Source information: Bacterial RNase P class A from a Nitriliruptoraceae bacterium, 386 nucleotides, folded computationally. It was read from a public genome assembly, where an Rfam model found it. Its Rfam family is "Bacterial RNase P class A". It is annotated as a ribozyme.
RNA sequence: GGAGCCGGCCAGGCGGCCGCGUCCGGGAUGUGCUCCGGCACGCCCGGGCGAGGAAAGUCCGGACUCCACAGGGCAGGGUGCUGGGUAACCCCCAGGCGUGGUGACACGCGGAAAGCGCAACAGAGAGCAGACCGCCUGCGGGACGCUGUCCCACAGGUAAGGGUGAAACGGUGAGGUAAGAGCUCACCAGCGCGACGGGUGACCGUCGCGGCUAGGCAAGCCCCACCCGGAGCAAGGCCGAGCAGGGACCAGCAGGUGGCCCGCCAUCAGGUCCCGGGUAGGCCGCUCGAGGCGUCGGGUGACCGACGCCCCAGAUAGAUGGUCGCCACCCGCCGUCGGGCAACCGGCAGCGGGGACAGGAUCCGGCUUACCGGCCGACUCCUCCC
Numbered sequence: 001g002g003a004g005c006c007g008g009c010c011a012g013g014c015g016g017c018c019g020c021g022u023c024c025g026g027g028a029u030g031u032g033c034u035c036c037g038g039c040a041c042g043c044c045c046g047g048g049c050g051a052g053g054a055a056a057g058u059c060c061g062g063a064c065u066c067c068a069c070a071g072g073g074c075a076g077g078g079u080g081c082u083g084g085g086u087a088a089c090c091c092c093c094a095g096g097c098g099u100g101g102u103g104a105c106a107c108g109c110g111g112a113a114a115g116c117g118c119a120a121c122a123g124a125g126a127g128c129a130g131a132c133c134g135c136c137u138g139c140g141g142g143a144c145g146c147u148g149u150c151c152c153a154c155a156g157g158u159a160a161g162g163g164u165g166a167a168a169c170g171g172u173g174a175g176g177u178a179a180g181a182g183c184u185c186a187c188c189a190g191c192g193c194g195a196c197g198g199g200u201g202a203c204c205g206u207c208g209c210g211g212c213u214a215g216g217c218a219a220g221c222c223c224c225a226c227c228c229g230g231a232g233c234a235a236g237g238c239c240g241a242g243c244a245g246g247g248a249c250c251a252g253c254a255g256g257u258g259g260c261c262c263g264c265c266a267u268c269a270g271g272u273c274c275c276g277g278g279u280a281g282g283c284c285g286c287u288c289g290a291g292g293c294g295u296c297g298g299g300u301g302a303c304c305g306a307c308g309c310c311c312c313a314g315a316u317a318g319a320u321g322g323u324c325g326c327c328a329c330c331c332g333c334c335g336u337c338g339g340g341c342a343a344c345c346g347g348c349a350g351c352g353g354g355g356a357c358a359g360g361a362u363c364c365g366g367c368u369u370a371c372c373g374g375c376c377g378a379c380u381c382c383u384c385c386c
Base pairs, nucleotide, nucleotide: 001382002381003380004379006377007376008375009374010373012327013326014325015324016323017322018321020050021049022048023047024046025045026044027043030041031040032039033038052357056368057367059366060365061364062363063362064232065231066230067229076228077227078226079225080224081095082094083093084092085091096109097108098107099106100105110223111222115221116220117217118216132162133161134158135157136156137155138154140152141151142150143149144148170188171187172186173185174184175183189213190212191210192209193208194207195206196205197204198203236284237283238282239281245275246274247273248272249271250270255268256267257266258265259264291310292309293308294307295306296305297304298303329354330353331352332351333350335348336347337346338345339344
């Protein structure tokens, strides 16, 4: 100098003008209601606070609320190497093994020698497999240069070689054989069992024994271990117009209906008051919390503890915006200066352009996805110089 890998952080700043939500203080007193004490909605001034790293997707886990619930089992769902962290987790940290990479590093993870099942195409054969070519033996026939060689057909042996496939039942060598084959042996690889050693453990190392050679898929069923009630802030609670319903009382001077008429009575309608459920609507839940920042301590780390300081949106169709100026940042073009052999690096000036993804709605912990760009730190590989 180039290429790469991992982690953390930021997400423009300042000012002028106009504007929004909420809370507090002060001042004027406007409108409505009133049990006359006030309450609600507004007006003016000042001050505090006012989205994010993902507020998003709503995919996991919890807090909180209501409902259900003796205890046990079945069914169903979830998780899945080991140890730890945590309120909990499909999360995080550390470790183990495997795969990929020269490497930093990345990705994956129970059980397939319990059982059932599945495997396109190609291929003779796809699961304790399979004779298509080849090799070998026998028998028959034929040709010839005739103790034999070659060709054809049939019967059998053979998994060493060829060929197919994602996958064909260990590898090398020797023995053995008609030809072959763990058929036998030596070594190597794998697997299982046993012993010893290390580790909390996953697992690792060494030695011995067994020819044992055992394929894949568990996101097909299944087996094993552990975990799991349901619904969700439109949870849930309080207040409560209007209309409808129920009750008590009043007036009978006037209405309707019934007792055929008058009278009188009952009832409907009328008036006053009360009651229960509860719609519209309002209030609570609502934001101080597994909270943030700093210092110290423990731990490899995730994280935990102690002390100090801080208060940091609570809207309800949803407020945090618009505009102007200056500065800073990034990109392109052109110029110039400095360093260097060069590649390249750095400074300054001019012109033009850019600033993303996206926004709370009960609150937290994660995961995933989106994103103009910038900064910092650890590490790896290649090349060059001293």
Model confidence (mean pLDDT): 79 of 100. Taxonomically the source falls in Nitriliruptoraceae (Bacteria, Bacillati, Actinomycetota, Nitriliruptorales).